RNA sequence: GGGCGCUUAGUUAAGUGGCAUAAUAGCGGUCUCCAAAACCGCGGUCGGGGGUUCAAUUCCCUCAGCGCCCG
Numbered sequence: 001g002g003g004c005g006c007u008u009a010g011u012u013a014a015g016u017g018g019c020a021u022a023a024u025a026g027c028g029g030u031c032u033c034c035a036a037a038a039c040c041g042c043g044g045u046c047g048g049g050g051g052u053u054c055a056a057u058u059c060c061c062u063c064a065g066c067g068c069c070c071g
Base pairs, nucleotide, nucleotide: 001070002069003068004067005066006065007064010024011023012022013021018054026042027041028040029039030038047063048062049061050060051059
């Protein structure tokens, strides 16, 4: 220099055009002499920018970061 892939909650991941989800962590509650465990509940997320569309996490372009391959 060229090519490909990935980027979603604090963390690990699902989600191929119409509600953003799970586990875990965090917080509150029940239980307990206290704590842990267990159970119930709550808040929190689509890497930045632009485009297409009635509607974008999803499709397109670009930038950034990370990884792999080729030279």
Annotation
The RNA shown here (transfer RNA) has 71 nucleotides and comes from Candidatus Nomurabacteria bacterium CG1_02_47_685. It matches the Rfam family "tRNA". Its family is annotated with triplet codon-amino acid adaptor activity in the Gene Ontology. By type it is a transfer RNA. The organism belongs to Candidatus Nomuraibacteriota, within Bacteria. The sequence is in RNAcentral, with records from ENA.